[in-house]
Context: one part of a larger RNA
RNA sequence: GGAUGAACGCUAGCGGCAGGCCUAACACAUGCAAGUCGAACGGUAACAGGGAAAAGCUUGCUUUUCCGCUGACGAGUGGCGCACGGGUGCGUAACGCGUAUACAAUCUACCUUUUACAGGGGGAUAGCCUUUAGAAAUGAAGAUUAAUAUCCCAUAGUAUAAUUUAUUGGCAUCAUUAGAUUAUUAAAGUUUCGGCGGUAAAAGAUGAGUAUGCGUUCUAUUAGCUAGUAGGUGUGGUAACGGCACACCUAGGCAACGAUAGAUAGGGGCCCUGAGAGGGGGAUCCCCCACACUGGUACUGAGACACGGACCAGACUCCUACGGGAGGCAGCAGUGAGGAAUAUUGGGCAAUGGAGGCAACUCUGACCCAGCCAUGCCGCGUGCAGGAAGACAGCUUUCUGAGUUGUAAACUGCUUUUAUAUAGGAACAAAGAGGCCAUGCGUGGCAAGUUGCGUGUACUAUAUGAAUAAGCACCGGCUAACUCCGUGCCAGCAGCCGCGGUAAUACGGAGGGUGCAAGCGUUGUCC
Numbered sequence: 001g002g003a004u005g006a007a008c009g010c011u012a013g014c015g016g017c018a019g020g021c022c023u024a025a026c027a028c029a030u031g032c033a034a035g036u037c038g039a040a041c042g043g044u045a046a047c048a049g050g051g052a053a054a055a056g057c058u059u060g061c062u063u064u065u066c067c068g069c070u071g072a073c074g075a076g077u078g079g080c081g082c083a084c085g086g087g088u089g090c091g092u093a094a095c096g097c098g099u100a101u102a103c104a105a106u107c108u109a110c111c112u113u114u115u116a117c118a119g120g121g122g123g124a125u126a127g128c129c130u131u132u133a134g135a136a137a138u139g140a141a142g143a144u145u146a147a148u149a150u151c152c153c154a155u156a157g158u159a160u161a162a163u164u165u166a167u168u169g170g171c172a173u174c175a176u177u178a179g180a181u182u183a184u185u186a187a188a189g190u191u192u193c194g195g196c197g198g199u200a201a202a203a204g205a206u207g208a209g210u211a212u213g214c215g216u217u218c219u220a221u222u223a224g225c226u227a228g229u230a231g232g233u234g235u236g237g238u239a240a241c242g243g244c245a246c247a248c249c250u251a252g253g254c255a256a257c258g259a260u261a262g263a264u265a266g267g268g269g270c271c272c273u274g275a276g277a278g279g280g281g282g283a284u285c286c287c288c289c290a291c292a293c294u295g296g297u298a299c300u301g302a303g304a305c306a307c308g309g310a311c312c313a314g315a316c317u318c319c320u321a322c323g324g325g326a327g328g329c330a331g332c333a334g335u336g337a338g339g340a341a342u343a344u345u346g347g348g349c350a351a352u353g354g355a356g357g358c359a360a361c362u363c364u365g366a367c368c369c370a371g372c373c374a375u376g377c378c379g380c381g382u383g384c385a386g387g388a389a390g391a392c393a394g395c396u397u398u399c400u401g402a403g404u405u406g407u408a409a410a411c412u413g414c415u416u417u418u419a420u421a422u423a424g425g426a427a428c429a430a431a432g433a434g435g436c437c438a439u440g441c442g443u444g445g446c447a448a449g450u451u452g453c454g455u456g457u458a459c460u461a462u463a464u465g466a467a468u469a470a471g472c473a474c475c476g477g478c479u480a481a482c483u484c485c486g487u488g489c490c491a492g493c494a495g496c497c498g499c500g501g502u503a504a505u506a507c508g509g510a511g512g513g514u515g516c517a518a519g520c521g522u523u524g525u526c527c
Stems, first nucleotide, its partner, number of pairs: 001527004006523005013380006019373002021338001026336003030333003035080003040077002043073002047071003050067008087291003096216008106208002111204007119153004129142005159184008168175002189196002217263003224254003229251008266288004270281004293314005316327004344370001346369003352366001353364004383414004393405005419464006428454001435446004471516005476497003482511005492499002
């Protein structure tokens, strides 16, 4: 000098864009953060409409009861989603990450393309109803009912598995193609008749899994480490290879090119600095990894060993009728604690994106906005021109005077960014649905209209009037900027050298000056 997720002191007019618990992965009150589909199903708790019956009378209304008939829809069955999105950096020195490859050892819901198919039958169960245990959480029994829930049979030119023949290829275990034999596996309907779904298989896309080479902090005041350990055979297991697991056999394997042990740490893209080489960092944003009170386990599923799922154990907190139960903010706000230190218990789904749905739409603390904070960067303003009796006052002085503050002020003219007031006033919105046209369908085109959180915001015009707006640090040298007074090795200053013991440009005050400027200094950290 540059940089900073900064803090502290003094000060402070505005706007734009960004950033905002670095400490206790400490504990958490409260609200919200993942639902959706009635075009899968039985239904009807609420709301609305309709129908039927009865009663009242004001004679065309009101009330009551019943009916899922309709729009819809609580709870329930079922489907899809909840493995995404969001958070944190505890652990991890590791194929974790980065990079380059491999899978002849693999899987992949939804999506796209293609081929074929969808025949027949059965038994339950939630809900509802009845009864019942419990303070609650939560159950138990009986009766009864549906499905795109579930089971069985049929069908199979495809697929899978085994055996086998030929062919082409490969370094090889083998792979490809064609054929034969045996065995095995499917399905679901709904509809507004337009569609939307279902089953099997192939290919693609996407995502994931696994393996390998190289790179990836410090310590030798850590030198030996290792029994599923290293390898083999076999079996099991997995989507798949493999000591992944197990049985048996062999006795290996790693290590001064640093094993093992210990310490520290998420990795990268990137960021800071530097001429570069390097050095330092890993906040925001993006990719990967790990974790979700602590430890363990699996279930479901295409995908998890699952933050707002389950079970067990533990610590902690809460409820209790003492029998027993409930909970997990490292989601968004917010609270306490810790700390030098870090924000609102805000608005909206209008946009972008996600889940479900044919769709309308619903949900979405993702996201978009607003609020707070000079935390940073950038921009604007605090006026401009004239004006000498060089005014008063202050300060200095060699003192009837002079210098300086200083064109500074007063005063004259001008301007109005900003401010205040009034008036006007966007973009972000294109869609979707519906209509019309074209089309075999998928779909495409056209016109009009609807939808705005921020918001009467940005912005524009007019009016008023210099009106509403400057501080901070420093002035011995380094280092730009000097005098007076006070103090008298005192009080104090200080980054280094060093100042202060009676004329201190170094302490304190004043005048003046210098540097930056809505900031300026100090402190911490890095180059």

Description:
The prediction has a mean pLDDT of 84. Predicted 3D model of a 527-nucleotide part of an RNA (small-subunit ribosomal RNA, 5' domain) from a sediment metagenome.